[in-house]
Molecule: Glycine riboswitch aptamer
Organism: soil metagenome
RNA sequence: CAGCGCGAGAGAGAACCUCUCGCGGGGGCUUGCCCCCGCGGAAGUCGCCGAAGGGGCAAGCAGGGGGCCGGCACACGGACCGCUGAAACUCUCAGGCAGAAGGAUCGCGCUGG
Numbered sequence: 001c002a003g004c005g006c007g008a009g010a011g012a013g014a015a016c017c018u019c020u021c022g023c024g025g026g027g028g029c030u031u032g033c034c035c036c037c038g039c040g041g042a043a044g045u046c047g048c049c050g051a052a053g054g055g056g057c058a059a060g061c062a063g064g065g066g067g068c069c070g071g072c073a074c075a076c077g078g079a080c081c082g083c084u085g086a087a088a089c090u091c092u093c094a095g096g097c098a099g100a101a102g103g104a105u106c107g108c109g110c111u112g113g
Stems, first nucleotide, its partner, number of pairs: 001112008013046001015045002018042002021040009047097003053093001054091003061085003065081002068078003
């Protein structure tokens, strides 16, 4: 550093609306259709969150480059100008907004490098 197991682990609507979608329950009669309810799914609308993943980067710092100045100098020093680089910062594409699940990251154990 990676994988696996165990434990810890935040935020934000159980929003609104539609259905040529699925399942379950109930009802109606013209018996194969219609209506109602619940759960789920999908499309849309507005609001919101940041800790899967992804994108971005001021100053400073680090690395490297450029010409300029000092210098005998391809040594060294100086100021200047681009470039590259991180995050829990930032964006919110993705993801998410009861619980569950997921979850950056942290701790312990095992295995491998």